[in-house]
Context: one part of a larger RNA
This record gives sequence, structure tokens and C1' cells, in this order.
RNA sequence: ACCGGCGAGUUACGAUUGCAUGCAAGGUUAAGGUGGAAAAACCGGAGCCGUAGCGAAAGCGAGUCUGAAAUGGGCGUAUGAAGUAUGUAGUUGUAGACCCGAAACCAGGUGACCUACCCAUGUCCAGGUUGAAGGUGCGGUAAAGCGCACUGGAGGACCGAACCCGUGUCAGUUGAAAAUGGCUGGGAUGAGGUGUGGGUAGCGGUGAAAUUCCAAACGAACUUGGAGAUAGCUGGUUCUCUCCGAAAUCUCUUUAGGGGGAGCCUUGAGGAAUAGAAUCGUGGAGGUAGAGCUACUGUUUGGAUACGGGGCCCGUCAUGGGUUACCAACUUCAGAUAAACUCCGAAUGCCAUUGAUUUAUACUCAGGAGUCACACGAUGAGUGAUAAGAUCCACCGUGUAAAGGGGAACAGCCCAGAUCACCAGUUAAGGUCCCUAAAUAUAUGCUAAGUGGAAAAGGAUGUGGAGUUGCAUAGACAACUAGGAUGUUGGCUCAGAAGCAGCCACCAUUUAAAGAGUGCGUAAUAGCUCACUAGUCGAGUGAUCCUGCGCCGAAAAUGUACCGGGGCUAAGCAUAUUACCGAAACUGUGGAUGUGCACUACGUGCACGUGAUAGGAGAGCGUUCUAAGGGCGGUGAAGCUAGACCGUGAGGACUGGUGGAGCGCUUAGAAGUGAGAAUGCCGGU
Repeated sequence: ACCGGCGAGUUACGAUUGCAUGCAAGGUUAAGGUGGAAAAACCGGAGCCGUAGCGAAAGCGAGUCUGAAAUGGGCGUAUGAAGUAUGUAGUUGUAGACCCGAAACCAGGUGACCUACCCAUGUCCAGGUUGAAGGUGCGGUAAAGCGCACUGGAGGACCGAACCCGUGUCAGUUGAAAAUGGCUGGGAUGAGGUGUGGGUAGCGGUGAAAUUCCAAACGAACUUGGAGAUAGCUGGUUCUCUCCGAAAUCUCUUUAGGGGGAGCCUUGAGGAAUAGAAUCGUGGAGGUAGAGCUACUGUUUGGAUACGGGGCCCGUCAUGGGUUACCAACUUCAGAUAAACUCCGAAUGCCAUUGAUUUAUACUCAGGAGUCACACGAUGAGUGAUAAGAUCCACCGUGUAAAGGGGAACAGCCCAGAUCACCAGUUAAGGUCCCUAAAUAUAUGCUAAGUGGAAAAGGAUGUGGAGUUGCAUAGACAACUAGGAUGUUGGCUCAGAAGCAGCCACCAUUUAAAGAGUGCGUAAUAGCUCACUAGUCGAGUGAUCCUGCGCCGAAAAUGUACCGGGGCUAAGCAUAUUACCGAAACUGUGGAUGUGCACUACGUGCACGUGAUAGGAGAGCGUUCUAAGGGCGGUGAAGCUAGACCGUGAGGACUGGUGGAGCGCUUAGAAGUGAGAAUGCCGGU
């Protein structure tokens, strides 16, 4: 891992509601007894519930309590009045209470053969080295201290086996071993090692102290019991079909992943009013969007006027006078601004309605729930950075609990809500060159960027459309040819300044035209050029504004990789049109089933339905056993096995084979009653 078996809402006693049955102002017995194989049946009225309440109670009583007293107030009476016993189903209380699961707590015991420390008594430590104190002799001294030599044999001394330990490293890591092996290393007369016997016990011991050790596990051992501890937590919870179908919100909570009440779901009953819903009509409340502000409260730009103030000056020092590149109230003109501004003010929504139309809900009572983590999308706000697949409200949609088609793929987007069958049809979104079903459709434009098929400020004689406005056959724009002069080198400045460093002025003449000069240039001149003019040419040419589609701006990490791909100049974009494809939508045909209505009421017809998690309700299948009835079986039961049968399904037959002795069916009853999941348990492989 697979297969097989086992494996989870039970039982007792109460409560409550529904249903069934009996009796009914009453209902009913319990223990016990008689009886009997047992059960039934009979006896048994103690007790319980109901028939009257109020009060704490005494107590009173259709009343009673409160109180000194109620006209009061509370609870009752009335309107007539239904209970009770048993069974069964749902739920619930107390019990382990659907099953498995702690970490822990307490009590009684068992452990110091491991290990920690201690006590008693034994035992062990090859060999080598060093040479303390002390001593003796000699020297020395008044005598000592002292010196030399020898002796001596001290030491948590040295080297190093046994022994003890475990430094580093390699191997081992389903090991040879649940801590080892190889090499290397430390101690090795000591706080040494070790044998035997004994002691200390878990709210404890022991500890050269590490939460160390106390039998391979110790922040409190193990074992048995309390014990099925408790678990607002996780996991699991076994057959079928049918009907309906949520919530992820409010409020309270030592509450926040749990509960109580409400909301939303379901089942039953009820009554009568049309009480519910939608649209229209009618009547209302309101201060949002917008707008506005000389209509308030705040904010605010520029101008005019200017009170007042500041600076400076005069001054007789007065409370004076003058002045100003300063500030500036009020007033006024023009222009703005606000969630906590409003002279105004919608659309929606909300309330009412005895009106109209269409619908079928709504409400009350009773039984049962689940839900209290929500997600994204559109819109209106807040927080945030007008960030987030962010967060928090409001409102709608979808998902949740919704399959199908589209979106390449893709819970929340678009279309559309799957009762079942069909080798029928029509469409939606979206599409129609190939992958790939259907237009290489039609018409008119645009785009040249593979734009389409990612992005901004900004930039640009890209290109299409619509305007406004110059110049132009009296010849424009562009190009070419020619001119572009004179006073004059204008004046000043300057070393120089001659159109062209700079300052001032910017005239006049000749002209077709030519600036006291647009650039380049020179030290300054010179030189080139422009404005301007004529000629050649012969028809458009400039400026500006609005707009369609494009261009640049544009660098990323595995591999093209920002169309799903191929590929496309349309198979791109815009507008218009006609076909077609395309879903479980709609239609057609047939079947099943729910609810309502009608009828000729067995049943048929009509109408509307039949996605679904949590959950509510209904109807069934199957297993084991029991009772009664009625059956099968050696001419072959159960079981196993093969098969194209029947039923909406759980399931049920039949035939053949195998097997070799028991087993169905009908009705009713009782349950150890259904397995795929629980890191389930046991067995097999």
C1' cells in the first nucleotide's frame, strides 16, 4: 500500500410537542394478591393529573393579596369548560450520552542490581626518573646562624603499562553496537580505581551544580486505581429517492474560531381580513448629488478707495505737520472654496393610500434547525498614497450552495439557472483563414506602426478629416541669374570700433530695390551672406486651431513568452448591412414526479413547477432475530460464480455452473441494522 473483518446518536428515568387509541368532568392504578407453563385476565383507589384561585403563611374563597383603609393596584373568575392513561415519533434534562484523542491532577503501592552521594569492610596501582625536610662527617664560629660532601626518600612531583577516563578525527548512522570500532589523547600514590554488604524515594532523594541522575524516557520516576477525568479543540460518523432550502448580520456575553435572544430556513395548525408584493396614480417628510455664497459661518486671489499702523523727515516736543517701491480694516469691483457652510436644491429611496392593474404572499401559534470566519465584481463614501488580490460601511449581483456556453487556461466577470431521454429545430454571450463549428461576406473610410497584440510627462514637416487667416496669372512659395548702392568709416567710446565688442540715434539720397544692417568673418579693414528688388519659371503656397489613426519616449532575469498558436496588411481599426455557427437557455416529441384547480372523482385533464451545501419534512430498500400464516429443499438449500432481465434508486428475480444441508415469502414486531475515509483496530499478502 491493497484486500477481508470490526468500527460511532444508544439505554434508563423525567420533561415537552405532535400523532394514534380508550374513557371523559373525570382519567388512571403502583406495590401487592388471585390466576396461569408464561402471558393475558381479575382484585387492589394508596397515590398522581385534572375539575379554583389568591397569599410568604395562618387563612379566605369567585375571589384573594397589599393595607389602618382602598374608588386603587397585582394575580385570578367570566366569554362557559378538556382532561387523563397507554403506545409511538421529534427534541430536551440528568446520567460517559455519537465515537476516538490529551498535556495534566489526586490516592495507594513498586523501584538506588543503572546511576548520584554516603556508611562498613576488603582489594589494586609493571618499570623508570627527580631527589624536599631531616640526619651524619668535615670546614667555620666564643657559641650559633652558615658552607661542602655523603646519607635520606618527601611530593593532589615527572615519563609510562595494567586500570580509569573520553581530547581530536575517521568510520559507523535500516550500525557488529538503541552511544560502538580504528588512530590519536588525559590521569595513572591520589579529591585515585574497584569488589562485596548496607543507607537515602517522588509534594521526595541525590547533586565538586549540568535541571545532573534516580533501571535505554525525569522541570518532577514507574505502576494500579479515581477513570469512559475534562477537551467551547482537531478528526471521523456507514442504504436510496422525493419536496423546500439558509447564514456568515444586529445585540449581550472574562466575549471575540464559543454561547443566549433576534434576523434568515423548514414542518404542522389557525383565522379571516384581502391584511403581503410589484407598477402606475395621489398625498407627504427630507437637505444628499448638484449649485451657490454681498444669504450666514469659515477659507481665499487681484484691483479701487483708504481708517489705522510701521519706516523716514521737520518740529515750538503738543494728543502737531510732511512724506512713502511698507502692512492694511471697512466699503466697493471682478474671481474662487468647504465632510463637520447653505439663500437654494434634484434623481432614487422612504412613509401613507378607502384609487387602478398584475400577482400570492403576509401574519399568529406550535415542533425542528443550521448560521454568528464570508469572497470577488459594479456603484456611493471613510482609512490608506483617490496604493494593494488592503481594510471598513451602504446598496445590488454572482460565488458560497450552480452544472452548461464564452473569457486560451481561470469560485466571484459575460450569457444562462441542469426533472429524464432523443443521431430534431431556434437562439444568447461570443464568434465565422487553419488548428476549430460557422463569411477568405458586402459597402465606405482609416492605419503601415505587426499599430492591432502592454505604459506617462514630453517630443516630431507621419498621415486622414473639418475650420480660420495671409500671399498668389497685376505671376505667389521654392530654386536659379543679377543687384543689394550713396552721404558714411553715422555720432560716441576705443589702441582699433569701418553695418556686425559696447552706448546713443536710426536720418537722408539714388533707386526696380537695398537695414546707419540678419548671421559668418577680420587686430581693424577686407571677404561671404541675409532682409529687400528685378528677371527666368508657371500654380498653388505659408501660418494657426479642432479632431481620427499612427511614431519615439519603451532595459530583466529557465525559453520565443505582452495575439491561445499558426499565421495575418487584413484574418487590424471605425461605421453600416445581410447570412451562418454557437449552451444542459427556448422550442419539438415521449416519459417520471410535486403542488393547486376542475371533472365523469378508479382516474383523467389543465396550470405552475422539479440545480443545491448546512438544515427541515416525506416516502421507501436492505440486514439479523421473533411471532403467526403459507411455502421451497439430495429430482440439490445457503454460499460462490457467469449472463444481453426488471425497478427512478436503495435493490429484486431468472437460467447455467459450482456447492452439499438447510432456506425464502406475506403480515406485524424488535434491533449489536447498512462503511471509503477517523496519521482508525485486527488479520492476510
Molecule: large-subunit ribosomal RNA, domain II
Organism: Limosilactobacillus frumenti DSM 13145